[in-house]
RNA sequence: UUGGCCAUGUCGAGAGAGAUUCUUGAGUGAGUCGCCGAAGGUGCAAGGAGUAGAUGACGCCAUCAUCUGUUCUGAAACUCUCAGGCAAAGGGAUCGACCUGGCAAU
Numbered sequence: 001u002u003g004g005c006c007a008u009g010u011c012g013a014g015a016g017a018g019a020u021u022c023u024u025g026a027g028u029g030a031g032u033c034g035c036c037g038a039a040g041g042u043g044c045a046a047g048g049a050g051u052a053g054a055u056g057a058c059g060c061c062a063u064c065a066u067c068u069g070u071u072c073u074g075a076a077a078c079u080c081u082c083a084g085g086c087a088a089a090g091g092g093a094u095c096g097a098c099c100u101g102g103c104a105a106u
Stems, first nucleotide, its partner, number of pairs: 001105002004103004009098005018033005034086003040082001041080001043078001047073011
């Protein structure tokens, strides 16, 4: 210095899904049944790594390759619905702008 990456902060955009009964000053609290996925959290495909066995390369060992079993690792807006949510407000993954800091590149 920057058409790069990350994080904090500020501002802007930002989806989904509810009926009913009792209750309350109040959508306040509770019950029943139903529903949503985009805070957070769970699960895993290919691939990767380890390990056991078999087969092959080699005269043997070692090593390598392939196959099978097994363990670990392994992303998402997928999956589960634990948490959260289903008037408004708030929250909200994610996206954009700006500030600051860090990294990277030159």
The prediction has a mean pLDDT of 81. The RNA shown here (Glycine riboswitch aptamer) has 106 nucleotides and comes from an Acidimicrobiales bacterium. The organism belongs to Acidimicrobiales, within Bacteria.